Background: A computed fold for a 350-nucleotide part of an RNA from an uncultured prokaryote, annotated as small-subunit ribosomal RNA, central domain. RNAcentral holds the full RNA, with entries from ENA. Its mean pLDDT, the model's own confidence on a scale to 100, is 88. Its Rfam family is "Bacterial small subunit ribosomal RNA".
Context: one part of a larger RNA
RNA sequence: CUGGGCGUAAAGCGCGCGUAGGCGGUUUAGUAAGUCGGAUGUGAAAGCCCUGGGCUCAACCUGGGAAUUGCAUUCGAUACUGUCUAACUAGAGUAUGGUAGAGGGAAGUGGAAUUUCAGGUGUAGCGGUGAAAUGCGUAGAUAUCUGAAGGAACACCAGUGGCGAAAGCGGCUCACUGGCGUAGAACUGACGCUGAGGCUCGAAAGCGUGGGGAGCGAACGGGAUUAGAUACCCCGGUAGUCCACGCCGUAAACGUUGUGCACUAGGUGUAGGAGGUAUCGACCCCUUCUGUGCCGCAGCUAACGCAUUAAGUGCACCGCCUGGGGAGUACGGUCGCAAGACUGAAACUC
Repeated sequence: CUGGGCGUAAAGCGCGCGUAGGCGGUUUAGUAAGUCGGAUGUGAAAGCCCUGGGCUCAACCUGGGAAUUGCAUUCGAUACUGUCUAACUAGAGUAUGGUAGAGGGAAGUGGAAUUUCAGGUGUAGCGGUGAAAUGCGUAGAUAUCUGAAGGAACACCAGUGGCGAAAGCGGCUCACUGGCGUAGAACUGACGCUGAGGCUCGAAAGCGUGGGGAGCGAACGGGAUUAGAUACCCCGGUAGUCCACGCCGUAAACGUUGUGCACUAGGUGUAGGAGGUAUCGACCCCUUCUGUGCCGCAGCUAACGCAUUAAGUGCACCGCCUGGGGAGUACGGUCGCAAGACUGAAACUC
């Protein structure tokens, strides 16, 4: 370079925004760079190939031709690509009407429960387990009633329900704010798709500074179990979990399935919108768009399975894979306070 692949065999970057680049709708006029054709020049000879000749043949030698797929110049062709001209509206976007939503950050606020504290009633146990013990309790516990404090999380509603690019988002209220879907069709007129680098976001744990600390709870202590028990079970319990600001940048970050567009039987739930039918009205029923599930045909698949939310049929662009171990290691580099992250081999071995 060519090829084959990436749901589960190796392989889709955690997600997005976007630079360069690659790719790009319909019609029209020009141009002729790509593209295609002709001509000319050149593309040394030898060799290879074809066809003659000479050594008795052959090897060998020798004549001619072809080939030399290229480059340059020139003359043409104009479908496609490029470029430029003029336009279009089916892609994309803007505006308008009404709609749904745990989308986001901020402030305020509510009740249940746990715990602690204070007080009342009350007396000998409570708690815990497979059984126990450690533990708590006559200095009055557990139980029960009243009050207070404080922190964290929001039962029911709740739903293969909704929203978000992903991570993720759930009590209630208010203001601020992002996005989607739908209806008609007003406006712009290809403004688009993808996206190496780059930049933003990114669960949990962890780190820094300062707060906070109810419950839970790595580490740690104790009690059990056991041959042992650095565990599983029990009693305690520090970091942490929470808040503010700043780092970290990783996950089975999973649909283990990159993004966008188009096409290809259906059936049945469910969520949001629009229209129709019907009705006193809410329903019901039908059509349609968008999302989210299940089943299933063709097709695909090694099989499992996927199947209009494709793993089917195609196009565009990016990322990645190339036997197992060594190894996501070493070295170097970049980033980080550190932990470490990213990039990422080889010897050797099977």